[in-house]
Molecule: transfer RNA
Organism: Candidatus Colwellbacteria bacterium CG10_big_fil_rev_8_21_14_0_10_41_28
RNA sequence: GGGGGUUUAGUUAAGUGGUAUAACAACGGUCUCCAAAACCGUAAUCGGGAGUUCGAUUCUCUCAACCCCCGCCC
Numbered sequence: 001g002g003g004g005g006u007u008u009a010g011u012u013a014a015g016u017g018g019u020a021u022a023a024c025a026a027c028g029g030u031c032u033c034c035a036a037a038a039c040c041g042u043a044a045u046c047g048g049g050a051g052u053u054c055g056a057u058u059c060u061c062u063c064a065a066c067c068c069c070c071g072c073c074c
């Protein structure tokens, strides 16, 4: 330098044009002598930018980070 893959909540993942979702974790509550467990509830997420579209997490371009393959120079 060329090609491919991944990037979504604190963590692990789902979703792939039309309300962003689950589990665990966190916080609050019920229960308990206290705690744990259980149950109920709450908040929090689409890597950055641009484009297409009535509407983008999803499609396109670009940048970034990480991983894989190939090549060039030393």
Base pairs, nucleotide, nucleotide: 001070002069003068004067005066006065007064010024011023012022013021018054026042027041028040029039030038047063048062049061050060051059